Source information:
Small-subunit ribosomal RNA, 5' domain from an uncultured bacterium, 509 nucleotides, folded computationally. It matches the Rfam family "Bacterial small subunit ribosomal RNA". Its family is annotated with ribosome and structural constituent of ribosome in the Gene Ontology. The RNAcentral record of the full RNA draws on ENA and SILVA. The coordinates come from a structure-prediction model, not an experiment, and the mean pLDDT is 84.

Context: one part of a larger RNA
């Protein structure tokens, strides 16, 4: 000097943009993930004479819920960065090619009868669907099996061309445009594994290590492995710091310096671990799942005492702890995400507004004229005047902003609908859609009128006089001031500094 998620004194006008719990403490309520009826039977309900249509839903079913959102406990680790490798690997959705998409079956929810219970929820009979299940058939590049050629390298091997045999497949809907299903390959994007280097402290931690190191074999993974396990050997790390301890999420970046460096890692971003504490698996391409399930702990609530419910490190929001950090606000009208053939539903992601000088950046609190003896008031005074000071007063002017009227946006052209054209792939025009907001922004009117503190003046350090105190009351960052003439305490007048702020406190370079 310079920076900060900062607190804290004093004072505070607008306006943009940013930003805003420390205790991984306990949570009350309310919303944070639903969507298909163009899979599927059914209940309600509307109109109809009825076929029917339309509306709405709990249930089967399909996809989504592993994405977005939050925090940083824990981790010293292939956890992060960065660079390679997988001849050891997986992929729902999507985009490209091929080929199919037959023909059957048996339940089950819902619903209907009973029964049982404080709730939570359950058992029993009967009956029904389907893109829910399950055989069969057919099938090839798939997958196993023998099996023949060729081509390569990087050990086990890889590709590329064949032959046998055995095994695997599907699902329809429709308003007839269309949307779907199966099976194989590519791609694309994402993710699993492995390694090379790279970033804490400490030796007052010196030796750790039995699945420990390696092999043969086996079993498990989507895959390579001590990953797990039988057996066999007797190895592996380690002063170039193993083992222990302690401390921390990593990284792009930030802050500071001419730079090396040295701190940091809060908002945005990538990547990682967590989701009341632990474990553990199901479903599923994909979780060892934050708003899913089992169990064990703790804890808080209901209870008919038998049993049962629930987890805000999601947006608000409450206690609580703090020196200290926000509305229980609007909108889905943009981005963007799930579903859905669309219409569209849901979406505290996410666009807005709200509070907070917390922070950065603009702006204003007026402009100009106005005393050759300079009002008053306060203040110093050698009483003689000096200072405040063109400052006010007075005179003329503007209209940032404020207020008050009036106009009034950009963000929104898409998807649909309508109308035309077409190569049927789409394309031109119209029409509909704003939360923010009657907001910005634009004209008018008013009228100087609403808007100025704060520390600082002994030297480092820019700014001096007086009263008052009497080593006292007090100041202080160092030196150091104060014991009767204090530029250092306290008030004043009058000076510097910076300014909607100005000082202090705490970190950091």
């Nucleotide at each position: 000097g310079g920076a900060c998620g900062a607190a804290u004194u004093c004072u505070g006008g607008c306006g943009g943009c940013g930003u805003g719990c420390u205790u991984a403490c306990a949570c009350a309520u309310g919303c944070a993930a639903g969507u298909c009826g163009u899979g599927g039977g059914g209940g309600g309900g509307u109109a109809g004479c009825a076929a029917u249509a339309c509306c709405u839903c709990a249930c089967c079913g399909g996809c989504g819920a592993a994405c977005g959102g939050g925090u940083g406990c824990g981790u010293a680790a292939c956890a992060c960065g960065u660079g390679a490798g997988c001849a050891a690997c997986a992929u729902u959705c999507c985009g490209a090619u091929u080929u199919c998409u037959g023909g059957g079956g048996g339940a089950u929810a819902g619903c209907c009868g009973g029964c049982c219970c404080a709730a939570c929820g359950g058992c029993c009979g009967g009956g029904u669907a389907a893109u829910a299940c399950c055989g069969c058939a057919u099938a090839c590049g798939c997958u196993c099996g023998u099996u023949g050629a060729g081509a390569g390298g990087a050990g086990u091997c890889u590709c590329u061309c064949g032959a046998c045999g055995a095994g695997g497949a599907a699902a329809c809907c429709u308003c007839c445009g269309g949307g779907g299903g199966a099976a194989a390959u590519c791609g694309a994007g994402u993710g699993g594994c492995u390694c090379g280097c790279g970033g804490c402290c400490u030796a007052u931690c010196a030796g750790c290590u039995a699945g420990u190191u390696g092999g043969c074999g086996a079993g498990g993974u989507a895959a390579c492995g001590g990953c797990u396990c039988a057996c066999c050997a007797a190895g592996g790390c380690u002063a170039u710091g193993a083992c222990g301890g302690g401390u921390a999420g990593c990284u792009g970046g930030u802050c500071u310096g001419a730079g090396a460096g040295g701190a940091u890692g809060g908002c945005c971003a990538g990547c990682c671990a967590c989701a009341u504490u632990g474990g553990g698996a199901c479903u599923g391409a994909g979780a060892a799942a934050c708003g899913g399930c089992c169990c064990a702990g703790a804890c808080u609530c209901c209870u008919a005492c038998g049993g049962g419910a629930g987890g805000c490190a999601g947006c608000a929001g409450u206690g609580g702890g703090g020196a200290a950090u926000c509305u229980u606000g609007c909108g889905c009208a943009g981005u963007g995400g799930u579903c859905g053939a669309a219409a569209g539903a849901c979406u505290g992601a996410c666009g807005c507004a709200g509070c907070g000088a917390c922070g950065c950046c603009g702006c204003g609190u007026g402009c100009g004229g106005g005393a050759c003896g300079g009002a008053a008031g306060c203040u110093c005074u050698u009483c003689g005047g000096g200072g405040u000071g063109u400052a006010a007063a007075c005179c003329g002017c503007u209209g940032u902003u404020g207020c008050c009227c009036g106009g009034a946006a950009c963000g929104a052209a898409a998807c649909u609908c309508c109308a035309g054209a077409u190569u049927c792939g789409u394309c031109u025009g119209g029409a509909u859609u704003g939360a923010c907001g009657g907001u910005a922004c634009c004209g008018g009117g008013u009228g100087a009128g609403g808007a100025a503190g704060c520390g600082c003046c002994g030297g480092c350090u820019a700014a001096c006089u007086c009263u008052g105190u009497g080593c006292c009351a007090g100041c202080a960052g160092c030196c150091g001031c104060g014991g009767u003439a204090a530029u250092a305490c306290a008030g004043a007048g009058g000076g510097c500094g910076c300014g909607a702020g100005c000082g202090u406190u705490g970190u950091c370079c």